[in-house]
RNA sequence: CCUGAAAAAGGCAAACCCACCGAAAGGUGGGGACGCAAAGUCUCCGGUCUAAAGGGCGCAAGCUCCACGAUAGCGGGAUUGCCAGGC
Numbered sequence: 001c002c003u004g005a006a007a008a009a010g011g012c013a014a015a016c017c018c019a020c021c022g023a024a025a026g027g028u029g030g031g032g033a034c035g036c037a038a039a040g041u042c043u044c045c046g047g048u049c050u051a052a053a054g055g056g057c058g059c060a061a062g063c064u065c066c067a068c069g070a071u072a073g074c075g076g077g078a079u080u081g082c083c084a085g086g087c
Stems, first nucleotide, its partner, number of pairs: 001086004011036002016031006034073001040079003044076003047071003054065004
């Protein structure tokens, strides 16, 4: 520097359950393991989810648009690093 077939020293932890936070999507902590070689970190790009605030319609109930919210375990990108193999 390249690669991740096999392995795994060390590591993370889906669904589900409990508690808390949030309008929600979802998040945090505990339990728990479906999986993961960056399932470490960062919303820069695209996607997806939500729609409180705001806008539109409506007498109203409500419907609808919208991200400055969420997702890094949707993909790309940036950045740092472990193990193994190769050069």
c-di-GMP-I-GGC riboswitch aptamer from Thauera phenolivorans, 87 nucleotides, folded computationally. Lineage of the source: Bacteria > Pseudomonadati > Betaproteobacteria > Zoogloeaceae > Thauera. The sequence was found by an Rfam model in a public genome assembly. Its mean pLDDT, the model's own confidence on a scale to 100, is 86.